A computed fold for an 84-nucleotide RNA from a marine sediment metagenome, annotated as Glycine riboswitch aptamer. The prediction has a mean pLDDT of 79. The sequence is in RNAcentral, with records from MGnify.

């Protein structure tokens, strides 16, 4: 460095309206609309270099993607194996 395991992990309407449905679980699933978020992933750029293109970060910055009850997922950070 990179992959596996386990564990730690934030933000933001469980708004509005329309349909279907709710046996145990759940008070849930579509569709539209405004508002919000930033730590999956994308995208842009300082300063340097270069002095023409071009390179060249991010936890900044944009939100396309994705998220906004929980649950999944989550940048990163511990432990421990494995392979270069």
């Nucleotide at each position: 460095u990179u992959u596996c395991g386990c564990g730690g992990g934030a933000g933001a309407g469980c708004c509005c309206a329309c349909c279907c449905g709710u046996u145990u679980u759940u008070u849930g699933g579509g569709u539209g609309g405004c508002g919000c978020c930033g730590a999956a992933g994308g995208a842009g750029c300082a300063a340097c270099a270069g002095c023409c293109c071009c390179g060249g970060a991010a936890a900044c910055u944009c939100u396309c993607a994705g998220g906004c009850c929980a649950a999944u997922g989550g940048a990163c950070c511990g432990c421990a194996a494995a392979a270069g």